[in-house]
C1' cells in the first nucleotide's frame, strides 16, 4: 500500500410530551370508562425496494399425471423452502492476500453469423509463393497448373511452436502442447493425473428456437373472522278510534251541522277479505364504525458438543414496539467524535462558533438487492 470478514451507527444528566401494558386511589352514568398517581416496554441494520422463498387466510380443484406457460441448471452438503448459504471443481484477472464466473446439451434437428473480406459451412484463392509454356522494351507481363506457409479482412478463416521435407508449400514426417477415443488411479461427486492410442476429424452462437432434468394452482391482513348503529330498501305481526250538538222519531234508528286526528283512502250498499297509504313492534341482509387477525416466535442471549464450513444438537436463562390520519418527541446541560476561525507559549495547548451518516416499523419470518458520515476489532498478502 492493499485484500477480506465481523461489530458499532453517538454517550450521559436534567424537565416536558405521545404510544402501549400492568398496579394502586378516587368518581360514577359500572365502562375494555372518566381523572390522579405509579412502574415496565416504545424502530432498523437496513424498518426502503416489493425481487425471491415460506408461514397464515380465503378461494378453486376427487387423488396423480400430462398440456400450455413460467423459473432454476458444474459437484456435494445446508435449510420450513429458496433463485438464498456454505464447501469444492473448472474457466477466467492478479506479484501476491484473492477477487469475478448464467458453468447441463452444438456428433436430435432448425435457424443466424451483421460490416469487412476472395471465401462465414457446400469451404474458399485478392495480394503472395513456386514450376511449366508463350512474350518481352530484360523491369516483367499474360496465360495453364501446384499451394494455403507469409500479407491482407474478420468476433472467428478447417489446431499452435519447432525441426525436417519440398519447386514452393502443407500433419506431409517427426517431438512437444492442444483435441478426440481408451484403459488405470485418485476422489461421494464434479473433476483431476498417469498410459497407450488417433494427425486432427467435431467453427461459433441455447441471456436464439429447441432437447434433457428439477420446481411451481390462484389471490394477499384492504387476506379473513365476529358484532353492529343511523337513514333507505327486503320480510312477517298488529293497529288506524270515534267526539260534541241541532232537527225528525214512541224506540231501535235516520239526516244535517261543527269540531279532532301524523291517516286513512278505495273496491256498488254492509261485513270478511284484497289493494294502496300510514303508524307500531320484531325478523333479516349490509354500510358506517367497533373488535379479533397482532405479537411466544423456523425467537433473543450464554455456555458446552458435534461439523472445515453453513448449519445442527443439548442446557440453562429471557419476555423484547403493536400504532390504524397513523406513538416512539421537544428543549437544555456536560463533555466526544468531525468542520471552520482565531491566538502565541508552536504544543498529543488554549479559545470562539457550526454540529452528528442512511434512514423509519404497519400480519409475521429466512434471504437478495441497494442506500449509508464517522469510529472499531481481527486475520492475510
Nucleotide at each position: 500500500a492493499g485484500a477480506u470478514g465481523g461489530c458499532u451507527g453517538g454517550a450521559u444528566g436534567g424537565c416536558u410530551g405521545c404510544c402501549u401494558c400492568g398496579g394502586g386511589g378516587u368518581c360514577c352514568u359500572u365502562g375494555c370508562g372518566g381523572c390522579c398517581u405509579u412502574g415496565g416496554g416504545g424502530a432498523g441494520g437496513a424498518a426502503a425496494g416489493u425481487c425471491c422463498g415460506g408461514g397464515c387466510u380465503c378461494c378453486a380443484c376427487g387423488g396423480a399425471a400430462a398440456c400450455a406457460g413460467g423459473g432454476u441448471g458444474c459437484c456435494g452438503g445446508g435449510u420450513a423452502a429458496c433463485g438464498c448459504c456454505c464447501g469444492g471443481c473448472g474457466g477466467g484477472g492478479g506479484a501476491a492476500a484473492c477477487c469475478c464466473u448464467a458453468g447441463g446439451g452444438a456428433a436430435a434437428g432448425u435457424g443466424c453469423c451483421a460490416c469487412a473480406g476472395a471465401a462465414a459451412g457446400c469451404a474458399a484463392a485478392c495480394c503472395g509463393c513456386c514450376u511449366g509454356a508463350a512474350g518481352u522494351u530484360c523491369g516483367c507481363u499474360u496465360c495453364a497448373g501446384g499451394u494455403a506457409a507469409g500479407g491482407g479482412u474478420g468476433a472467428a478463416a478447417g489446431g499452435g511452436u519447432g525441426c525436417g521435407g519440398u519447386a514452393a508449400g502443407a500433419g506431409c514426417g517427426c517431438a512437444c502442447c492442444g483435441c478426440g477415443g481408451u484403459g488405470c488411479c485418485g476422489g461421494c461427486a464434479a473433476c483431476g493425473g498417469c498410459a497407450c492410442c488417433g494427425g486432427c476429424a467435431c467453427g461459433g452462437u441455447a441471456a436464439a428456437c429447441c432437447c434433457c432434468a428439477c420446481c411451481c394452482g390462484g389471490a394477499g391482513c384492504a387476506a379473513g373472522a365476529u358484532c353492529g348503529a343511523a337513514u333507505a330498501g327486503g320480510g312477517g305481526c298488529g293497529g288506524c278510534a270515534g267526539g260534541u250538538u241541532c232537527g225528525a222519531g214512541c224506540g231501535a234508528u235516520c239526516g244535517g251541522a261543527c269540531a279532532g286526528c301524523c291517516a286513512g283512502g278505495u273496491u256498488u250498499c254492509c261485513g270478511c277479505g284484497g289493494c294502496c297509504g300510514c303508524c307500531g313492534c320484531c325478523c333479516g341482509g349490509g354500510u358506517a364504525g367497533a373488535u379479533c387477525g397482532c405479537g411466544c416466535g423456523a425467537g433473543g442471549c450464554g455456555c458446552c458438543c458435534g461439523g472445515c464450513a453453513a448449519c445442527g444438537g443439548g442446557c440453562g436463562u429471557c419476555c423484547c414496539a403493536g400504532a390504524u390520519g397513523a406513538a416512539u418527541g421537544g428543549c437544555c446541560a456536560u463533555a466526544c467524535a468531525a468542520g471552520c476561525g482565531g491566538g502565541c507559549u508552536a504544543g498529543a495547548c488554549c479559545c470562539g462558533c457550526u454540529g452528528g451518516a442512511c434512514a423509519g416499523a404497519a400480519c409475521c419470518c429466512g434471504g437478495c438487492u441497494u442506500a449509508c458520515a464517522g469510529g472499531c476489532c481481527a486475520u492475510c498478502u
The RNA shown here (Bacterial RNase P class A) has 381 nucleotides and comes from a marine sediment metagenome.
It matches the Rfam family "Bacterial RNase P class A". Rfam links the family to the GO terms dimeric ribonuclease P complex, ribonuclease P activity and tRNA processing. The family's RNA type in Rfam is ribozyme.
Of the family's consensus pairs, 98% are formed in the model.